This is a predicted structure of a 74-nucleotide RNA (transfer RNA) from a Dysgonamonadaceae bacterium. NCBI's taxonomy places the organism under Bacteria, Pseudomonadati, Bacteroidota, Bacteroidia, Dysgonomonadaceae. The sequence was found in a public genome assembly. Its mean pLDDT, the model's own confidence on a scale to 100, is 81. It matches the Rfam family "tRNA".
[in-house]
């Protein structure tokens, strides 16, 4: 230089062909029990879904571009 995957909570990750308030575990905080900073439980904060633009009544999800990271070829 050329193709090819991924990018969604602080970390690993679902969301299966577009459609009602985006979830789960880890950890984080507050309560409860407990002799205890450990463990168990209950509740709670926490996301403009890489970033920019397009289609649609409606996009995390389709299209297109721009980045970062993987990986195959040259």
């Nucleotide at each position: 230089g050329g193709g090819g995957g991924u990018u969604u909570a602080g970390c690993u990750c679902a969301u299966c062909u577009g459609g009602c308030u985006a979830g789960a575990g880890c950890g984080c905080g507050a309560c409860a029990c407990u002799g205890g900073c450990a463990g168990u439980g209950u509740c709670g904060a926490g996301g403009u879904a890489a970033c920019c633009g397009g289609u649609u009544c409606g996009a995390g999800u389709c299209c297109g571009g721009u980045a970062a990271u993987c990986u195959c070829c040259a």